[in-house]
RNA sequence: AGGAUGAACGCUGGCGGCGUGCUUAACACAUGCAAGUCGAACGAUGAACCUCACUUGUGGGGGGAUUAGUGGCGAACGGGUGAGUAACACGUGAGUAACCUGCCCUUAACUCUGGGAUAAGCCUGGGAAACUGGGUCUAAUACCGGAUAUGACUCCUCAUCGCAUGGUGGGGGGUGGAAAGCUUUUUGUGGUUUUGGAUGGACUCGCGGCCUAUCGGCUUGUUGGUGAGGUAAUGGCUCACCAAGGCGACGACGGGUAGCCGGCCUGAGAGGGUGACCGGCCACACUGGGACUGAGACACGGCCCAGACUCCUACGGGAGGCAGCAGUGGGGAAUCUUCCGCAAUGGACGAAAGUCUGACGGAGCAACGCCGCGUGAGUGAUGAAGGUUUUCGGAUCGUAAAACUCUGUUGUUAGGGAAGAACAAGUACUAGAGUAACUGCUAGUACCUUGACGGUACCUAACCAGAAAGCCACGGCUAACUACGUGCCAGCAGCCGCGGUAAUACGUAGGUGGCAAGCGUUGUCCGGAAUUAUUGGGCGUAAAGCGCGCGCAGGCGGUCCUUUAAGUCUGAUGUGAAAGCCCACGGCUCAACCGUGGAGGGUCAUUGGAAACUGGGGGACUUGAGUACAGAAGAGAAGAGUGGAAUUCCACGUGUAGCGGUGAAAUGCGUAGAGAUGUGGAGGAACACCAGCGGCGAAGGCGACUCUUUGGUCUGUAACUGACGCUGAGGCGCGAAAGCGUGGGGAGCAAACAGGAUUAGAUACCCUGGUAGUCCACGCUGUAAACGAUGAAUGCUUGGUGUGGCGGGUAUCGAUCCCUGCCGUGCCGAAGCUAACGCAUUAAGCAUUCCGCCUGGGGAGUACGGUCGCAAGGCUGAAACUCAAAGGAAUUGACGGGGGCCCGCACAAGCGGUGGAGCAUGUGGUUCAAUUCGACGCAACGCGAAGAACCUUACCCAGGCUUGAACAGCGAGUGACCACUCCUGAAAGGGAGCUUCCGCAAGGACACUCGUAGAGGUGCUGCAUGGCUGUCGUCAGCUCGUGUCGUGAGAUGUUGGGUUAAGUCCCGCAACGAGCGCAACCCUUGUCUUCUGUUGCCAUCAGGUUAUGCUGGGCACUCUGAAGAGACUGCCGGUGAUAAACCGGAGGAAGGUGGGGAUGACGUCAAGUCAGCAUGGCCUUUAUGUCUGGGGCUACACACGUGCUACAAUGGCCGGUACAAACCGUCGCGAUACCGCAAGGUGGAGCUAAUCGGAGAAAGCCGGUCUCAGUUCGGAUAGCAGGCUGCAACCCGCCUGCUUGAAGUUGGAAUCGCUAGUAAUCGCGGAUCAGCACGCCGCGGUGAAUACGUUCCCGGGCCUUGUACACACCGCCCGUCACAUCACGAAAGCCGGUUGUACUAGAAGUCGCCACACCAACCCGCAAGGGAGGGAGGCGCCUAAGGUAUGGUCGGUGAUUGGGGUGAAG
Repeated sequence: AGGAUGAACGCUGGCGGCGUGCUUAACACAUGCAAGUCGAACGAUGAACCUCACUUGUGGGGGGAUUAGUGGCGAACGGGUGAGUAACACGUGAGUAACCUGCCCUUAACUCUGGGAUAAGCCUGGGAAACUGGGUCUAAUACCGGAUAUGACUCCUCAUCGCAUGGUGGGGGGUGGAAAGCUUUUUGUGGUUUUGGAUGGACUCGCGGCCUAUCGGCUUGUUGGUGAGGUAAUGGCUCACCAAGGCGACGACGGGUAGCCGGCCUGAGAGGGUGACCGGCCACACUGGGACUGAGACACGGCCCAGACUCCUACGGGAGGCAGCAGUGGGGAAUCUUCCGCAAUGGACGAAAGUCUGACGGAGCAACGCCGCGUGAGUGAUGAAGGUUUUCGGAUCGUAAAACUCUGUUGUUAGGGAAGAACAAGUACUAGAGUAACUGCUAGUACCUUGACGGUACCUAACCAGAAAGCCACGGCUAACUACGUGCCAGCAGCCGCGGUAAUACGUAGGUGGCAAGCGUUGUCCGGAAUUAUUGGGCGUAAAGCGCGCGCAGGCGGUCCUUUAAGUCUGAUGUGAAAGCCCACGGCUCAACCGUGGAGGGUCAUUGGAAACUGGGGGACUUGAGUACAGAAGAGAAGAGUGGAAUUCCACGUGUAGCGGUGAAAUGCGUAGAGAUGUGGAGGAACACCAGCGGCGAAGGCGACUCUUUGGUCUGUAACUGACGCUGAGGCGCGAAAGCGUGGGGAGCAAACAGGAUUAGAUACCCUGGUAGUCCACGCUGUAAACGAUGAAUGCUUGGUGUGGCGGGUAUCGAUCCCUGCCGUGCCGAAGCUAACGCAUUAAGCAUUCCGCCUGGGGAGUACGGUCGCAAGGCUGAAACUCAAAGGAAUUGACGGGGGCCCGCACAAGCGGUGGAGCAUGUGGUUCAAUUCGACGCAACGCGAAGAACCUUACCCAGGCUUGAACAGCGAGUGACCACUCCUGAAAGGGAGCUUCCGCAAGGACACUCGUAGAGGUGCUGCAUGGCUGUCGUCAGCUCGUGUCGUGAGAUGUUGGGUUAAGUCCCGCAACGAGCGCAACCCUUGUCUUCUGUUGCCAUCAGGUUAUGCUGGGCACUCUGAAGAGACUGCCGGUGAUAAACCGGAGGAAGGUGGGGAUGACGUCAAGUCAGCAUGGCCUUUAUGUCUGGGGCUACACACGUGCUACAAUGGCCGGUACAAACCGUCGCGAUACCGCAAGGUGGAGCUAAUCGGAGAAAGCCGGUCUCAGUUCGGAUAGCAGGCUGCAACCCGCCUGCUUGAAGUUGGAAUCGCUAGUAAUCGCGGAUCAGCACGCCGCGGUGAAUACGUUCCCGGGCCUUGUACACACCGCCCGUCACAUCACGAAAGCCGGUUGUACUAGAAGUCGCCACACCAACCCGCAAGGGAGGGAGGCGCCUAAGGUAUGGUCGGUGAUUGGGGUGAAG
C1' cells in the first nucleotide's frame, strides 16, 4: 500500500432511492404539544330539537349535546438518556418442594340481607395568588356490618411419591372469612370465591467477560446456630442470646476505568478493537432521603422533606424540573423543522360510535453514508487557430475542437395517474345458536363510505446538445515529466529527504496519472506486525539464564493387570429470541433496500454409549531413585598443633664512604659509621621446587606438614526397598574483593597523604617514604566481566586423539604393551544447527518436563513509594520528554607513536650549495588614478611570460564612434568609394577638393545610407563542461570472463615457498585463462661490416707553395648516412628443489634492463586552466563593445622563494699557446681591408650553406707579476663621455671608455642537489627578438669523493593484526563551565477532590409505644353515655443534608534547589 467511520476540515457540487444525524455540558431552559377515557357505575348540569297546555311567552313532559365532581380502569406501558454500577448488573444454563401475577382464557360455585356517611351543589368566611376553613343537603359498581362457604389456614390420621427440608391425594376436627350492580335491547356485561393455564415479575445458584501487587492481608451483623419479627417468598433481611468464625496468591481488601449483550469493524484464521442506529436486559429522571396508592412503583410529565438554582409576589407567602417531540442559550472541530396526520401499524379507555396518542406514519434540512443515473453519441486531418515545448526540423494538447448527422436518460412544460384500504359502524340479505315468537346476538355476502404523504411514484407527448466536473497527485516507496520563476530564501515533507543559479521534490504553466459528484487532509480502530509469538518468537556474542544450592505449594512423571468414567470421543433431547452474517427464491425498471424459507452459531444443560490415552481406586514389577557390602582418589570443610626459606627490626663483631634509585636524576639513608659481611634474637604474614588446559567442591573458592572431627564423589557386586522421582514461584541458607562495628595483631605490601622527578601543566604514569586496610575472633553487608557472558533434569545421535580415577580380558615369571567398560577433564572435527562467528556425545544437534528472563536507543537501573541495612548502600522499579536509529556478526578499504618482508640520494657515508652580503628576478604586503589578470604545501613564487619603452595590454586618465574596428545573411535606396592634395586636431577623427568600373542587354562588382535578423565582450561561473596539463609515480600495480566457495557484502585467481628493477619468472595451490600496466618493439650513444664518396678525408703516387688537400688523383682511414651484424644468462664452474634465479669466470667494443631518451595502467586531489582554443548557462548592447594619445604593469618602511657575482693564492692580473660539440644565417650571417682605446663605424668578397660566415672556445698549458691586506680580492653605487637598435630610450633598454670603489673575510636555527662520464667546474650555441637574458632549452671540455649498512626520519609496495574511522586519524569522540530553552523530581508551605473514623445534629417518613383534643357505621343502652375501633398530637429506634475534630489517598500550585533532554561554528 488495504478496509472501516454517528465523523470534522479544505476545494468543488446535477438528479433520484434507501438509511443516518449533540460522540462535548446527566449544562441551564422561554413557548407549544407528548395520558387520558368511560353518562352502558353515580348524584347533578342541562344546548339544539320534539311535544302538550294555556296563550304570544310562560308552564309541564320528552330528549339528551356539553361540563366540573364522586367512582372505575389507565397513568408502573409507550418515549428519552447512559450519570452511577466491576455487581447475580449483564450473557448463558439450571433451580424455586421458598414465591406473586390486574386485564385474558379455562374450571367449579355464588351474586342473600342491612347500615351510616361524603364530594359536587347551596350558604358563609380567609388569602394578592396558590389554595383553603366552617355550616347544611345528597347518590353510587365509593364505604361498613350480618348470613351462607366449593376453596383457604391449622391440627390429627391413612396411602403414595421425592434430591434434604418435604410434596400430592383421601378422611376427620377447629379457626377466621365474599359479593354490585348497570342496561338502548332482554339478553348481554359486570361483581365475589375458586381450579388450571397464559403473560409478566421476584428470589437463588454454576460458569463467562477490564487494568493495577509501587493495593498483601480483609471482616464484628462480620461467619454460623437457636428463637422471634418482617416479607409475595428463602435468607443476618432485622433483633435477642450463644459459638468464633468467614474470605484470600486459583489474587481477598483497596484504587482506577466502564452500562452489559445480540451484534458492528477488521483479520486466512486464532484473535484485536468497539457497544452510534435496530433489538433484549439493567440503571437513572435537577441533587440527596422517604414512603403512600396500587396486581404491579419506592413512580420522567404523582406525593412529602432537605439542598442548589430559576420564576411570581400585595413581602405575608407560593410555583417549577425537556436525559419526551420540536425549539433556545451555552459548550464544542461538530450534529436538523418551534412541520403534516392519526389514513396505516400499535397502545389507553369505552358495549360501541368514538376520544386521546410528538409512539408511529410521513414530509423538511445536511454529499453524513451506501446504491443507481447523467453531464451526450457517430463521422470528422488544412492534424486549423491557440497554448506548451524545441536539437528550430518538429513534437504535443489531438478526433480533441470546429463542421455535419443523431438521440432525449435527466431537465422544462402540458396531459393522464396508482398501490398503500383491511376494517369498524350503518342498511339489506343468508345461515347458526337461542327464544313461545320477533328484534337483537354470532358468522357470512352485497351495498355504502374512510388517504397525512400528494396530484407523489409511474405513463404519454412536445422542446433544445441545450442547464450539469471537479479534486488530488506526478524524486523513491507509488501509477504519472517537462519549461519558467526562486536561489538553504520563500517554502515542501507520511518515512528517506528536497531547496546554497541549470530543482522531474518549493511556486506557476503545459502535459500526464488516479478517483469521480466527489476528491484530498486530519482524528480513531483492525490489518500488514511472527513487532507479546495459543495457532506463531526468543535468551553464547544483537534485549534476555536469578551468583549458587536446599526445598513447601504448584506443574510434570517408569512397566504390567484390573476397576471407574472426571477429562476425552460419539448419538439423542432441550435451549442458543427477533434482526444481522451466509445460501436459495421473490418484490421495487437494476442496485442499495425489503419480504419468505433454509442453513449456521456453545468451554451450555440433561441423558444413552465407548474405554485407547490422561486422571481417580486397587493389585503386582524393577530398569528410574535409594540402601547395604567390598574397594579407590582428592589444595573438599572445620578445629588444634608443628616446620623451614625469605623480608624487616634489634643487639654485638669486622669494616669504610658511600648506599639506594632511575630512561637520566633527585628526594631518602650514611663519618653520631650506613650499605656489605658474620653471629644471636624478636615478630608477623605467606607457603618456592613438586605444579600439570592435573585434582576437589553447588557456586564463591581451596596449595607446607601432622592429628582429630566431618561432607560429597567414583568403581565393583546385585543382597534389600519398590516410583520413594524431576523441576521449583514464595521461603531458607551459602556467597570473592572492597567496606562497616567491637576487640586484638601489624613483618612485608599499600588507597589516602607527603616529598622528589617528568611535563606547557601532571591533583597521573616513575622514585623515596607512608596511614587506614591486608591478618585473627565475633557480628554486619549481599554485591562483581559472581563468565562457559551458555538454568536444572532425562533420553537419543558418525568419529579421532590426549589426560585423571576405578575396573575387566588376552599374552607374560614380571614390569608392561594391546583390546575393552564406567566416571571426570581437554583438543580436533561428521551430520545437524547458527545472522555470521562458531557449537558439535561436556551441543549452541534431535526431543520432553519445570523454573527464571527479554520486547528500539536515550532518559535510567534514575525518581516516587515500599522493604532490608549501623552506614555505605541493596532489592523491587516507572513516567514526562527526546532520537530514527542504538546494536550484533562478518566484508572491502583507510588508519595505528601494531607486527613481518622489501624498495627509493629516504637516512647514513661523501662532494657542492641555499639560509649571512650586493645585485637580478618572481611573490606577498603596502602604495597608487592604475600599479590588469591568473597560479598558493609538496604539485604557486627566473610560474602563464620563448623576452611590458609605443605596440603587446586585458589596467588608469583624456578625446572620439554606435549595425559599429573586423566577419557574415536578407530587403530597400543611392552612385559613389578608395587613393591623392589642402585645412584643423595630441592622435583617432572632422571638413574641403578630385572622382566610377564591367557588360549589347538583363544585370553584376564595389562602396555608402536605412531596416531587420543579429555582431562584439581577456565580463561571471574550471564547483555546469570538452580538450590539455600537474601530482602520487615509471610506483608495480589495476581488473575481467568462466568455474568454485559464501544467505550476502564479497572471496578465490592476485595468497603461499623462492626470485626479480618489475603481479619478472619458477614451483605449489579450486582454480583455469585473459586484458590494461612491467619488459620488448622506437630514437640516440658505444664496436664492427657492407654500400655511398661531395662541399668531407689524405695512407700511397705525382705537381706546387714561405705555409695550407692547394692541384691531379684516390676513397684505404676519419667522417657523412643508409642497411646490417652484435649481447641471448648463449658457454663453463658453483649455490639452489634437478626449477626460476643468483654468484664467479672465459670470450668480447659492450655482460646480465650496457648508458640516455620517448613511452605515464585503474584511479586520487570538485588539483590547474572559461586569459591559448572550444563550449552550456547568466550578464552587457551610444557600452562591460570599439578607435586614439599619454600613463601604468618597472612604485617601495618591509617579508619570502629562485638565481648571478663574490669574499680570494687550487687565486687575481699581463703576455704567449693548444684542443670541441651542437647550432644558426638572404628583411640574414657578414670575411679580407681601413677608422676608433672600446662599444662600434665605413665598406661589401663569399654564402640559400659538410663549400661562405657567426667563430676568437674557455678552463688547460708555458712564462711573468701580486704575497694574505677589505688587498692588483670583490665589484655594488655614482659622475662624466660615448656607441647601437628603434617614430621615440624622461618615466623605462643594452653596450663601451675613464673615474668612483659599498657590503662582503665562507654565513645561526634550519634546509637543498647529486651514486659516474655523475657531482663540481669551464666555456659555446639556439628560441623569443628592431633592441634587451644572471632566466630557459641544448652542446661539448676537464673531471672526483663515498655508499659499513637499513636501527632511525620521509615517501612507497606486499602480507598480517586491531578499529566505535568510511568526508576514511586533518577521522571519530568524552566530561565540566557559560548562554538559551523544554519536561521532570525535591521543597517551608498554600489550595482543592475523594474517602475513613469519632462525636454532634436530626427534616420527611415507616415501625413501635403512649395518649384522649376529636370521630359516622359495630356492640351494650330507651336515651345520655360507655366499650371496641380509628386517629390529630406526644415519645422512642433508624436516618438524609448540615457541623466539629482527626487520619488516608489523589491532584494543582510553590521562593529555592537537583539532575536530565535539546541547541549556532562559545
Molecule: small-subunit ribosomal RNA
Organism: uncultured bacterium